[in-house]
Context: one part of a larger RNA
Order: sequence, then C1' cells, then structure tokens
RNA sequence: CCCCUAAUGGGAAGUGAAGACCCCGUGGAGCUUUACUGCAGCCUGUUGUUGGGUUGUGGUUUCGGAUGUAGAGGAUAGGUAGGAGGCGUAGAAGCCCGGGCGCCAGCUCGGGUGGAGCCGACCUUGGAAUACUACCCUUCUGUGGCUACGACCCUAACUCCGAGAGGAGGACACCAAUAGGUGGGCAGUUUGGGUGGGGCGCCACGCCCUAGAAAAGAUAUCUAGGGCGCCCUAAGGUUGACUCAAUUGGGUCGGAAACCCAAUGAAGAGUGCAAAAGCAUAAGUCAGCCUGACGUCAUCUCGCAAAGCAAGAGACGACGAGACGAAAGUCGGGUUUAGCGAACCUCUAUACCUCCUUGGUGGGGGUUUUAGAUGACAGAAAAGCUACCCCGGGGAUAACAGAGUCGUCACCGGCAAGAGCACACAUCGACCCGGUGGCUUGCUACCUCGAUGUCGGUUCUUUCCAUCCUGGCCGUGCAGCAGCGGCCAAGGGUGAGGUUGUUCGCCUAUUAAAGGAGAUCGUGAGCUGGGUUUAGACCGUCGUGAGACAGGUCGGUUACUAUCUAUUAGGGG
Repeated sequence: CCCCUAAUGGGAAGUGAAGACCCCGUGGAGCUUUACUGCAGCCUGUUGUUGGGUUGUGGUUUCGGAUGUAGAGGAUAGGUAGGAGGCGUAGAAGCCCGGGCGCCAGCUCGGGUGGAGCCGACCUUGGAAUACUACCCUUCUGUGGCUACGACCCUAACUCCGAGAGGAGGACACCAAUAGGUGGGCAGUUUGGGUGGGGCGCCACGCCCUAGAAAAGAUAUCUAGGGCGCCCUAAGGUUGACUCAAUUGGGUCGGAAACCCAAUGAAGAGUGCAAAAGCAUAAGUCAGCCUGACGUCAUCUCGCAAAGCAAGAGACGACGAGACGAAAGUCGGGUUUAGCGAACCUCUAUACCUCCUUGGUGGGGGUUUUAGAUGACAGAAAAGCUACCCCGGGGAUAACAGAGUCGUCACCGGCAAGAGCACACAUCGACCCGGUGGCUUGCUACCUCGAUGUCGGUUCUUUCCAUCCUGGCCGUGCAGCAGCGGCCAAGGGUGAGGUUGUUCGCCUAUUAAAGGAGAUCGUGAGCUGGGUUUAGACCGUCGUGAGACAGGUCGGUUACUAUCUAUUAGGGG
C1' cells in the first nucleotide's frame, strides 16, 4: 500500500415526506356573529274551505218624519224657484187625555169628543207665507240595503274520541293562498391594497407647491418641508382714480404704537387660503354702473414626457343676446398652478320627437339639461375565527442556523481634567477621539421552505488566549507575610452539592484554582425530552361569539437493516 472480517456512527449540509411554522393565491373547507343576500320555521292580518241567528256601536245610502226664536214684527220667518188659490163629512175650529221637542213664547204627533169651517195676497220685513208644489242646507229620529267592529247563541261543513250508537269541539281550528314582521335553524358568499416578512400602526391609495432632480423633458423610497376636498353677489365684469411697508421731522389731549401734515421711500407691503412664479402701466387700494359667474357650436392643447386612454381644465375662433366705456376696446368668474367623480337609477328644467289611450289628458320611451357618489378617488353591493385544518406555490418573504455589517456588546489604545495629604501616570481615571474581536443584541434578506431536526442536560474529542491555578520576570503608595498592577507563557489542571426545564444567576462547604470562548449558539442516522411548539382540558384576561394571549397549569408516538468515506480491533498478501 491492497484485500477480508467484526465494530463505531464523525461526514456525505445522509435516507424518509413537492415544510405542517411564515408569507403569497382576487385557492379551499369547518365554525361564529348585531357581515351581506336569501330559504325553511314561527307570529300576526286578510281571503278560500265557511253556514244559520240574536244584539250593540260606527260609516254610507234609499224612503219617511221632525227640526230652525238676532232686531222689528199679530209670531219659534232655514234657503231658492213656481204661485192665487189650497185643505176639509174618507171629519175643520174648539175641548179632554197622552208622547216628543223647547230659547218656557210655544211647536208637533197620536187617541177621544165635536159637527163645518180653517189657511193664504193685507200692516211691519233685505226676503212671504209650513196656503200649496219642487229641489236642497243645519240638527235629530225611524225603517230598509251595503259595510266595519264588538259580544253571544246554534249545527250541518270540518276536527277529535269511540268498534258502533253516540259524545266533545265548531265555523274557530286544520289545510291552502297572500301580505307584514321575526328568523346563523340552514344556505351561498364577501371580509381591499401598499408595506425593509406579515400583523398592529400609518396612507406615502385622488389632487397642488418646493427640495431631492444631476442648468431640455421625464424620474423612485413608510424620502425632506407644506397644502387641498373650500370660500366670495363680491373677494366677479367694466370704467375712472390712487400708491404700498418702513423711517425721519412736525402737530391738543396722545404716550414706543391711534389720527393729521411734510420728506425719503422699486416694493423691504398687499394679493381670500400652501408654496413657487408673477404683479406699481399695477394682478395691490378706492369709487360709479352692472351680472360675460352668458346660450349654441367647431378646432387644438394639458390631463397621460417621448404610444393609446375617461372625467376634468385651458387656449383660440364663429353665430346670437348683453354689461361697462366718449371711443379704441374689455368681459365665457377669482393673477397662475389644488378645491374633484363614469355607467345604471332617481330627480329638476325646457321644449322637441315617438308609442298607447281619452269627452277632457293620462301614462311609457327617447334627445338636451340640473342635482344626488362612489375619498380604496378609471368607481364590486360585503364581518370574523381556525392549534381540527387542507391544496397550490415561495428561500420572490419571516422564525433557527450560516453569511454580510458592527450601532449595541466584549476587549484594547490615544490625550490627560481630576482623585491619590504633595505628586496625572504605585493605583484609579471623566469629556473627547481611534481601533481589534465576531462570544450579546440588532440590522440586511444573500444560501437553504421537492425540509440542513429547534432550548437545556449528558457523553466524547479538539482548538483559541483577552491566563483562574501552577512556572519565569518587572513596577509598587513592595520592610517581612499578604497584596495591587503589568510582561512572557496554553504543558497540565480547572472538582462536589442545594434550588430552577433552565443557559445564566443565587446559595453551601471545600480547593492551588474552582478562567473565558470556538468547533452549524460542537455533539438527537449517540442518548434524554424537563422547556418551547399540534391535537384534550382548566384558570385569569380579552372578545357578542367562533376563539385568542413571548400569561399560568396537567397530559402528550423522538423513524432509519450503514452504500461510500472516516475511525477502532483482528487477520491475509
């Protein structure tokens, strides 16, 4: 060196299973509810099944009867029209009895008696006879019809009990239809996006200004600094006039600042609101008159760099009707850049077109126009839980480990204010500054999500030195003993126990000393499984709830027959 046998389990980020954690998908399922929309079920009304009768109270209506007093006036005059006659032996006036109304004057009805009259145009009144006739009004009443509600009775539908006879209930209930309510009992679904992982937070989700932005244009970040979702009938149009802020001098009260005069004064003011740009010929300040803060239409531009794209905004022009101005002219809001919204549906207005219908106009559709909102702002109608979970994917994206970085951490240094009785440097050392390490914690998201097993212990090996002990040396505020600080040094050693799952820490007795780190926070194809981190369950807290909690608690499957390599023991060549 090669081969064999038996072992061990360090490595092959070993084998096993398209990661269960995490995120994503306009994926799924189970569950919840005061999510959305429905469906059973339930409650109630009406109608049908469903008939008879009594009674009460309303509404409406046919027919009949009554009712009506302002003042004046024979007196209790409802209105209007006609009207000169009407009623009466089929019983008038008068008298008696009884009922009703009443403003106490009287009116009216019924019965009896009676036996021939009674009333009307006259005088008062706006209006003349309840003389008569017709139509109505106010209030009351009777009768009949319809209708609503309430109470009650009946029996024959119908229901129940019964073998039947029959009994009990009864137009209710059952059943059916319809309408309103209720309705996680059940069903179908939704439950946004951005994001130095996701969630929580926030809006960087629509607009405007400045910087970043790199002297054309364009340009990102949860970049820096701000603003908008209005306001104004004048703060708009036009014509005319004026000049601001501030300072200085002067002037009664009057002062640093009130108001007046004068001078200087390109803007240091003002502009409805953020910033920028602009503005004194003013776009700033004041006054007069007005409503162009117009109707219809075409083209172009921005929106949206250099392709397309809507709302919205702007420029220029034509026609019409106007405002102001002597005129030329200006005027389609605000000095400019923010102040905004599609379709469907409903509404406003003005006419027009069209369809159906009517005696009269009533309804539907369309064109134009106005208002109502989608702020997740080119605009679905929409709440949650899942540890019972599932699928498709992702190292495009988190948790462990690695890598990068090193703020934090550990260690070292520079300078030396100060402490050290004096004396910075025996010893300690502030502020400030510079490093080394890669043991802490962060940050990043580069490898791994078709899986690299996650804390602690245990076992076993090895490395580093910033050395705990042992060795050598130096300084000392080192007399000695004992210390303190520093330099060299990693050969060997660095133990036991109590508590806790603990690492760590605290404690106990020893010891020369009971050092710190690394090796995928060494080591689960070596062990353990106490912790964390599935499914069960309890408590507290939160939640309406399903459930949730770096809150607590009890319980809870740890797979692999070794191919290669490595190592150990034995044997052969």